[in-house]
RNA sequence: AUCUCAUCCAGAGUGGGGAAGAGUACGGCUCGUUGAACCCACAGCAACCCCCGAAGCGUCGGGAAGGUGCUAAAUCCGGCAGGCAUGUGACCUGCAAGAUGAGGG
Numbered sequence: 001a002u003c004u005c006a007u008c009c010a011g012a013g014u015g016g017g018g019a020a021g022a023g024u025a026c027g028g029c030u031c032g033u034u035g036a037a038c039c040c041a042c043a044g045c046a047a048c049c050c051c052c053g054a055a056g057c058g059u060c061g062g063g064a065a066g067g068u069g070c071u072a073a074a075u076c077c078g079g080c081a082g083g084c085a086u087g088u089g090a091c092c093u094g095c096a097a098g099a100u101g102a103g104g105g
Base pairs, nucleotide, nucleotide: 002104003103004102005101006100007099008098013042014041015040016039017038021031022030023029026078027077028076043071044070045069048067049066050063051062052061053060054059075097079095080094081093082092083091
């Protein structure tokens, strides 16, 4: 590279550097010179790994030192299939694509 599993309507930002892009791709829509990406520092959020206790077949409660992650908008919205419904949109379920973690390789 890639495979498996879990989660994805909650939450959390300032400063310095940087200089025109960013939100996966495409379409829409939005963010951005009142400063994007990216880098650094500090702060914070969360609780996947982790730690403690209870329970006993993967559950509940608590913690946050360490390993990650994250700190505009639901993964910003959508695409495909089915259902429901009916003037063309809304809603529900599944799948695809993506992100993060843990494990395999």